[in-house]
Molecule: RNase P RNA; transfer RNA
Organism: Desulfotomaculaceae bacterium
């Protein structure tokens, strides 16, 4: 001095003036509503985000019965802990990448069962399989050794068939029944041996994933983000949930089906509660208005507990709440800057994804220098 | 706001237990007629809305983005 990794904060300030959503005092008593309500001037005070966003998961809260019982359907899937709860966090194991700091990781079972594994290949999971081969018998040739035969040596070609031995070399393939070396054998083959990998028993260490050491048999394809299996978890809808308040109101019409059917009950089934029910015609009223809404698993900050996520405890703070739906605009000056991504709608933890740029704190790697 | 669906040829749609993506209409050339149409024959056109994983392979499984349509007062 460069180049990385990790966390973590900011997301333009300030002044003027116009506008604007809610709240408090304050004046007006008009105007709109059937009514409950709603509308205006002044003045004070507050008014988007780290993702307010996708709506991918979890919970609060509400209604269906304060949600029952099994099935099926759906989720999760090292491993200890957190929390309200999670696919999220936090700490570790194994695996993979990086020289590092450090990063990524859907990672339970393939010796419980099924299927699938196109083409290509002799075979793709069957103690199966002989295409090129390599070894053996066995006929038949040929050529050499042998005095000629018999025999014996290389070579060619056919044959074994209900299984001649051979999966070591070629060749296909993503994958070919452990991998590499010596030995072994007619050739060959965990057949036998060392090493490695992989399974399984036993031993230490660890709450546990699992890591270390030992033994033993000799092998057991891949795919579960295919069906399954094994743990564990699961009821549905979703503020347009619901509650209240106000206006109105006219059915002895028809019609179909009833002890079994229908509702509550949202794939079946049980069982519980609760009833006539559905449809047609006819008649009316409304398409507002208040709550839910924002004090909350809240923020900041001390201290305590834990390694951490996170709890516990005390002080301090209030920080939008609208229903067609507000944060805008214009000027000046300052910052290195023309200002990124982008705008609440029940609320709350998280993921994920968009995002100009500044700045901080630890710490690696090169290079240079004392 | 909530809640769900969809995307494959120029349109309109197939396309299931993952193994070379198809029809139908239209289009391009050819026969066919005197000439069009109609019918015959051939024959092109596809990054299966984009991105990343699983997998020996992926429109298909999965997860993320984009677009687009429906439904609830």
């Nucleotide at each position: 001095u460069g180049a990385g990794u990790a966390a973590a904060u900011c997301a333009g300030g300030u002044g003027a003036u116009c506008g604007u959503g809610g709240g408090c005092g304050u004046c007006u008593g008009g105007c709109c509503g059937a009514a409950a309500g709603g509308u205006g001037g002044c003045g004070c005070c507050c008014g988007a985000g780290g993702a307010a966003a996708g709506u991918c998961c979890g919970g609060g809260c509400u209604c269906c019965a304060c949600a029952g019982g099994g099935c099926a359907g759906g989720g999760u899937g090292c491993u200890g802990g957190g929390u309200a709860a999670c696919u999220c966090c936090c700490a570790g194991u194994g695996g993979g990448g990086g020289c590092g700091a450090c990063c990524c990781u859907a990672a339970g079972g393939a010796a419980a069962g099924u299927g699938c594994c196109a083409u290509a290949g002799a075979a793709a999971u069957g103690u199966a399989a002989a295409c090129c081969g390599c070894c053996c018998g066995c006929c038949g040739g040929a050529a050499g050794g042998g005095a000629u035969g018999a025999c014996c040596u290389u070579c060619c070609g056919g044959u074994g068939u209900g299984a001649g031995g051979c999966a070591a070399g070629g060749a296909u393939g993503g994958a070919a029944c452990g991998g590499u070396g010596c030995g072994g054998u007619a050739a060959g083959a965990g057949c036998g041996c060392a090493c490695c990998a992989g399974c399984g028993g036993c031993c230490g260490g660890g709450c546990g994933a699992c890591c270390g050491g030992u033994c033993g048999g000799c092998u057991a394809g891949g795919u579960a983000a295919a069906c399954c299996c094994c743990a564990c978890c699961u009821g549905g809808a979703g503020c347009a949930a619901g509650a209240c308040c106000g206006a109105a109101u006219a059915g002895a019409g028809g019609a179909a089906c009833a002890u079994a059917g229908g509702g509550a009950c949202g794939g079946c089934c049980c069982g519980u509660c609760c009833c006539g029910u559905u449809c047609c015609c006819g008649g009316g009223u409304a398409a507002g208005g208040u709550c839910g809404c924002u004090u909350g698993a809240g923020g900041c900050g001390g201290c305590u507990g834990g390694a951490a996520a996170c709890a516990g405890u005390c002080g301090u703070c209030c920080u939008a709440g609208a229903u067609a739906g507000a944060u805008g605009a214009u000027c000046a000056c300052c910052c290195a800057a023309c200002g990124a991504c982008a705008g609440a709608a029940c609320c709350c933890g998280g993921c994920u994804u968009a995002u100009c740029g500044a700045u901080u704190u630890a710490c690696u790697c090169a290079c240079a220098a004392g | 706001g909530c809640c769900g669906c969809u995307a494959u040829a120029g349109c309109u749609c197939a396309g299931u237990a993952g193994g070379u993506a198809g029809a139908g209409c239209g289009c391009a050339u050819c026969c066919u007629u005197g000439g069009u149409a109609a019918g015959g024959a051939u024959g092109a056109g596809g990054u299966c809305a984009c991105c990343g994983g699983u997998u020996c392979a992926a429109a298909u499984c999965c997860g993320g983005u984009u677009a687009g349509c429906g439904g609830c007062u």